[in-house]
Molecule: transfer RNA
Organism: Leucomyxa plasmidifera
RNA sequence: GAGACUAUAGUUCAGUGGUAGAAUAGCGCUUUGUCAAAGCGUUGGUCGCGGGUUCAAGUCCCGUUAGUCUCG
Numbered sequence: 001g002a003g004a005c006u007a008u009a010g011u012u013c014a015g016u017g018g019u020a021g022a023a024u025a026g027c028g029c030u031u032u033g034u035c036a037a038a039g040c041g042u043u044g045g046u047c048g049c050g051g052g053u054u055c056a057a058g059u060c061c062c063g064u065u066a067g068u069c070u071c072g
Stems, first nucleotide, its partner, number of pairs: 001071007010024004018055001026042005048064005
């Protein structure tokens, strides 16, 4: 220098263009003599960033940043 993949909740990851989810963590309650475990509820997101297409974009297109890998 060229190419591919990845980026979504504190963490690990889902997500057919049509209301952004699960597990876990955090908080509260129940249960227990206490803790843990278990059960129930609840909080938490500029979907890396900037544009474009569309009635509507996490999803499609372009650029860019970071990481990983391959080629030279």